[in-house]
Two RNAs folded together computationally: RNase P RNA and transfer RNA, 490 nucleotides in total. Rfam match: Bacterial RNase P class A.

């Protein structure tokens, strides 16, 4: 310098003029009243990082100062933070992407709690499962083969044994040679299938290695073993369970021993387990003012804002609580209402989230609902969008800008 | 402001405890019947299941998150 990753911050500023709203003060006025003014003047102040979606968690209010159990519901690695959380921080395990900084998904239990599902394809889809192809054994049931081998028959040859004859001095022993017969072996030939053998088919049985199907097929590989095979046995590797040691608060990690234990997936299906959770919501709720008109049905129990049982409180049991339907009246004022788990800075503790202390700052609070417009300057002012009881998060939308840290590549010193 | 519910073909709706190809009626197009039209008969087209992400072998269905639409609520006697 270029490309990129990540954390934090900002979300126009300023001046003039006009306009709107709350509040304060003054003037004037209105209302039976509580109180008020869309009248005039002056002054201060006047939307957000998401005010949004209402997805979580709280405060606050009412219902027992919120009670018990079950159901229903939610959360789920570990530790910490917090008022609390499904949030945040730090760490762990298993994956995915990137050269890298870094980003990103998942997380209790599927193995002694249990049930359920796994379509199609495939022989077989879950406790001991499968035999279609295949490997192997048996039966000797059927067929074929003489160009596999063996047996039976013939021929030739080597060797061996025996008998006879000839030769050597040779009757015999001994040696050499020949013939005959036999045997082992080798070679060749002809047939033979009611024998062994080979091949094909059938039947019975064994097998889980190979092929094939599928998202998934019940460890991998080698040796042994076997009729063929197989953790069937063994070595190594992987997984699981269990025991021990060490490190860590823990999740977990590292190392070692033992056990052939080899166990599929789904719990964002039921379920089990640990923990959490009473309900309703500011139209909550409280005070005041004004006005009116009740009628009918059901009814002995009802109400206390999800269901059931209990408990507590209140009202009622025919002079009838409550509830439903129809009808009537008022839709006026005040409080709740904004200074709060607030925010900024510093010190300290902590890796961090965060917390203690000290100091500073806080000037929307409407009720048909205010926060706007024009012009000038700042190179340009253009994004998403607007409070409605408040707060902490998450998620979603968003033009642009600023700062820090880091990575990769290149250049120069 | 708060609390609930619903989105499937042009319209009105089904779709079971996730399963192979999402159906029905009306409407639409074409053909037949008729002199012609309606009716009737036959054939056919038409769906990102509101959008996106996730769980799963597999999602209209289960979970999360956006978008759109609809309903309800005050006080007095």
């Nucleotide at each position: 310098c270029a490309a990129g990753u990540u954390g934090g911050c900002c979300g126009g500023g300023u001046g003039a003029u006009c306009g709107c709203g709350u509040c304060u003060g003054g003037a004037g006025g209105c209302g039976u009243g509580a109180g008020c003014c869309a009248u005039c003047c002056a002054g201060c102040c006047g939307a957000g990082g998401a005010a949004a979606g209402u997805c979580c968690g709280c405060g606050c209010u009412c219902c027992a100062c919120a009670g018990a159990g079950c159901a229903c519901g939610g959360u789920g690695c570990c530790g910490g933070g917090u008022a609390a959380c499904a949030c945040c921080c730090g760490g762990g395990g298993c994956g995915g992407g990137g050269u890298g900084a870094c980003c990103u998904g998942c997380c209790g239990g599927a193995a002694g709690a249990g049930g359920g599902c796994c379509a199609c394809a495939g022989a077989g889809a879950a406790g001991u499962g499968c035999a279609g192809u295949g490997c192997c054994g048996g039966c000797c049931c059927u067929c074929a083969c003489a160009c596999c081998c063996g047996g039976c028959c013939c021929c030739u040859c080597u060797c061996c044994c025996g008998u006879u004859c000839g030769c050597g001095a040779a009757a015999a022993c001994c040696g050499c040679g020949a013939a005959c017969a036999g045997g082992c072996g080798a070679g060749g030939g002809a047939g033979u299938g009611a024998u062994g053998g080979u091949g094909a088919g059938g039947c019975c049985g064994g097998c889980g290695a190979g092929g094939g199907u599928g998202a998934a097929a019940c460890g991998g590989c080698g040796c042994g073993g076997u009729a063929a095979g197989a953790g069937c046995g063994c070595a190594c590797c992987g997984g699981c369970g269990u025991c021990c040691a060490c490190a860590g608060c823990a999740a977990u990690g590292u190392g070692g021993g033992c056990g052939g234990c080899c166990a599929g997936g789904c719990a964002a299906c039921c379920c089990c387990u640990a923990c959490c959770a009473g309900g309703a919501g500011a139209a909550a709720g409280g005070c005041c003012a004004a006005a009116c008109a009740g009628a009918g049905g059901c009814g002995a129990g009802g109400c206390g804002c999800u269901g059931c049982u209990c408990g507590c409180g209140c009202c009622g049991c025919u002079u009838g609580a409550g509830u439903c339907u129809c009808g009537g009246g008022u839709a006026g004022g005040c409080c709740g209402c904004u200074a709060g788990a607030g925010u900024c800075a510093g010190c300290c503790a902590g890796c961090a989230a965060u917390g203690u202390c000290u100091g500073g700052c806080c000037g929307a609070g409407a009720g048909a609902g205010a926060u706007g417009a024009u012009c000038g300057c700042c190179u340009a002012a253009a994004a998403c969008a607007g409070a409605a009881c408040g707060c902490g998060g998450c998620u979603u939308a968003c033009g642009g800008g600023c700062c820090g840290a880091c990575u990769u590549g290149g250049a120069c010193a | 402001g708060g609390g609930c519910g619903c989105g499937u073909a042009g319209c009105u709706c089904a779709g079971c405890u996730g399963g192979u190809u999402a159906g029905a009626g009306c409407g639409c197009a074409c053909g037949g019947u008729u002199c012609a039209c309606a009716u009737c008969c036959g054939u056919g087209a038409g769906g990102u299941c509101g959008a996106g992400g996730g769980u799963u072998c597999g999602a209209g269905u289960c979970c999360c998150c956006c978008c759109g639409c609809g309903c309800c609520c005050a006080c007095c006697a």

Model confidence (mean pLDDT): 78 of 100.